Bacterial RNase P class A from Aestuariimicrobium sp. p3-SID1156, 357 nucleotides, folded computationally. Model confidence (mean pLDDT): 77 of 100. The organism belongs to Aestuariimicrobium, within Bacteria. Of the family's consensus pairs, 95% are formed in the model. Its Rfam family is "Bacterial RNase P class A". The family's RNA type in Rfam is ribozyme. The gene name in the source record is rnpB.

[in-house]
């Protein structure tokens, strides 16, 4: 110059008006006003798929089910997440995939095509025995042809024609044994029987891990009303609750049905958290600097910030101007992850290719 990998980062900008939602401030004065200040969505706020943090359910036992994970090491508050290595597979490379524990514990199931799809087995062909000449019996995985996959490859001895039946060198399994790594593993040497097929996101083994239900949790305030009829049941124990089920507990005088009659409004959780009347103290898995360990992912220490918060549900319009016609989509309890959507633009490391010096 051209093609390509890989990670980060932004995702219209400014100024002026006039709106809305929160907060603190004045007034007026408790019905709400202000020519006031300060703040007001995202890299995915999404999917709600994983994992915790809060809350209740008795701090939640034991055993069946059931549900997750799955090379190795680390890191994490935890995870199906993230780092780093091994193996494995593509790629010239950079680098990228991997649903990556067991198929000698069972069971099953391998489409088409094919004779034949797993304790092998004879369609064709080959060889041998018999006959009635066309076939029947025997033997044969070497040769033919199908599949995604045919019970090692290649050479040779052997033999009626073959075969690991036998050898040689080769793949590969299995065992032992060095060396090297924390480990998966890798790298040598050796023995052995001579070959053993794929699926485990198909039951199923192993190993580890999992109480449920979830902000409509849940907790307080404040209010309404009116019983009736049937059935059961009170230590012969309804009923309800601890995991779905049992076993064991644990609350217990009500429950269930059906008339009928009546409230369905507020505040907290919840806008870092906790104690405090405050000042302030101390904590956390927060942001954000900066130092050190560490390949990393992260940790550890020091300084410094408090950052949107409704509940008919707020972030919006209009002009100027400049980039330049602007995606994908919007918080409802709070995080850490993964997915999935995105117009258009920046920045950095690095790889192949051709050319110049």
């Nucleotide at each position: 110059c051209g093609a390509g990998u890989c990670g980060g980062c932004c995702g219209g900008g400014u100024g002026a008006u006039c709106g809305c939602g929160g907060c603190g401030c004045c007034c007026c004065u408790c019905g709400g006003g202000g020519c006031u200040g300060c703040u007001g969505a995202g890299g995915a706020a999404a999917g709600u798929c994983c994992g915790g943090g809060c809350u209740c359910c008795a701090c939640a036992g034991g055993g069946c089910a059931g549900g997750g994970u799955g090379g190795u090491g680390g890191g994490u508050a935890a995870c199906a997440c993230c780092c780093a290595c091994c193996c494995g597979g593509g790629g010239u490379g950079a680098c990228c995939c991997g649903c990556g524990g067991g198929a000698c514990a069972g069971u099953g199931c391998c489409a088409c095509a094919g004779a034949a799809a797993a304790c092998a087995g004879a369609c064709c062909g080959c060889c041998g025995a018999c006959c009635a000449c066309g076939g029947u019996c025997g033997g044969u995985a070497a040769g033919g042809g199908u599949g995604a996959a045919a019970c090692g490859g290649u050479g040779g001895u052997g033999c009626a024609a073959g075969a690991g039946a036998c050898c040689a060198c080769c793949a590969g399994c299995a065992c032992c044994c060095c060396a090297g790594g924390u480990g998966a593993c890798u790298g040598g040497g050796g023995u052995g029987g001579c070959u053993c097929g794929g699926c485990a996101a198909a039951c199923c083994c192993c190993a580890c891990c999992c109480g449920g239900a979830g902000c409509a949790a849940g907790a307080c305030c404040a209010g309404a009303c009116a019983g009736g009829a049937c059935g059961u049941g009170u230590u012969c124990g309804a009923g309800g609750g601890c995991u779905g089920c049992c076993c064991g507990c644990c609350c217990g005088a009500g429950c269930g049905u059906c008339c009928g009659g009546g409230u369905a409004g507020g505040u907290c959780g919840c806008a870092c958290c906790g104690c405090u009347c405050a000042c302030g103290c101390g904590g956390a898995a927060g942001g954000u600097c900066g130092u050190u360990g560490g390949c990393a992912a992260c940790a550890a220490c020091g300084g410094u910030c408090g950052c949107a918060g409704a509940u008919g549900g707020a972030u919006g319009a209009u002009c100027a101007c400049c980039g330049a016609c602007c995606a994908c989509a919007g918080a409802a309890c709070c995080c850490g992850g993964c997915u999935u959507a995105c117009a258009g633009g920046c920045c950095g490391a690095c790889u192949c290719g051709u050319c110049c010096u």